About this RNA
This is a predicted structure of a 79-nucleotide RNA (c-di-GMP-I-GGC riboswitch aptamer).

RNA sequence: GUUGAAAAAGGCAAACCCGGGGUAACCCGGGGGCGCAAAGCGACAGGUCCGCAAAAUGCGGAUGGCUGCGUUACCAAAG
Numbered sequence: 001g002u003u004g005a006a007a008a009a010g011g012c013a014a015a016c017c018c019g020g021g022g023u024a025a026c027c028c029g030g031g032g033g034c035g036c037a038a039a040g041c042g043a044c045a046g047g048u049c050c051g052c053a054a055a056a057u058g059c060g061g062a063u064g065g066c067u068g069c070g071u072u073a074c075c076a077a078a079g
Stems, first nucleotide, its partner, number of pairs: 002077003011036002016031006034065001040071003044068003047063006
């Protein structure tokens, strides 16, 4: 550098419930565990969603567990 079949050290944590924040999408903490080999991080491009405005290709947000891209990293396998 390539790969993620199996194994292992470990990691993350969907729905749902409780508490809190936000107009909302959604977020934070606790429980929970569907799944995940980057389900770590970054809204750069596309997608989706929310709010405002609306003639509208506009403005401001959310989502990295939608995809691409960038970047960092554990374990293992073969070379």